Annotation: Predicted 3D model of a 72-nucleotide RNA (transfer RNA) from a Candidatus Peregrinibacteria bacterium. The coordinates come from a structure-prediction model, not an experiment, and the mean pLDDT is 82. The organism belongs to Candidatus Peregrinibacteriota, within Bacteria. It matches the Rfam family "tRNA". Rfam classes the family as a transfer RNA.

[in-house]
RNA sequence: GCCGCCGUAGCUCAUCGGCAGAGCAACGCACUUGUAAUGCGUGGGUAGAGAGUUCAAUUCUCUCCGGCGGCU
Numbered sequence: 001g002c003c004g005c006c007g008u009a010g011c012u013c014a015u016c017g018g019c020a021g022a023g024c025a026a027c028g029c030a031c032u033u034g035u036a037a038u039g040c041g042u043g044g045g046u047a048g049a050g051a052g053u054u055c056a057a058u059u060c061u062c063u064c065c066g067g068c069g070g071c072u
Stems, first nucleotide, its partner, number of pairs: 001071007010024004018055001026042005048064005
């Protein structure tokens, strides 16, 4: 330099055009002499940045940024 994949909650990942979700973690309550475990509940996201297409974009297209891999 060229090619491919990935970037979504604190972490690991779903969702692949029309309500952004799960598990773990955090917090609160219950239970307990107390802690842990368990049960119930709560909060947490401009979906890497920008532009385009569309009535509508996390999702499709382009550019850039970052990470990983392959080729030279």